[in-house]
């Protein structure tokens, strides 16, 4: 230099192909339960969906550029 994959909640990831309310598990906080803890149960908080632009009534999703990481080729 070229090609492919990945970037979404604190962590691990799904959702993208086929545009239409942003989700799951774990973790965190509060409450219930207990003599107390653990376990269990209930609820809540937590997101510029890597960055920018474009298309569109509408973009995590489509298009273009850029950044970072991983792998391959040379």
């Nucleotide at each position: 230099g070229c090609c492919a994959g990945a970037g979404u909640a604190g962590c691990u990831c799904a959702g993208c192909c086929u545009g239409g309310u942003a989700g799951a598990g774990c973790g965190u906080u509060u409450c219930c339960u207990u003599g107390g803890u653990a376990a269990g149960g209930a609820a809540a908080a937590g997101g510029u969906c890597g960055c920018g632009a474009g298309u569109u009534c509408g973009a995590a999703u489509c298009u273009c550029g850029c950044c970072u990481c991983u792998g391959g080729c040379u």
Overview: RNAcentral holds the sequence, with entries from ENA. The RNA shown here (transfer RNA) has 74 nucleotides and comes from Candidatus Rehaiarchaeum fermentans. Rfam family: tRNA. Gene Ontology term of the family: triplet codon-amino acid adaptor activity. Rfam classes the family as a transfer RNA. Its mean pLDDT, the model's own confidence on a scale to 100, is 81.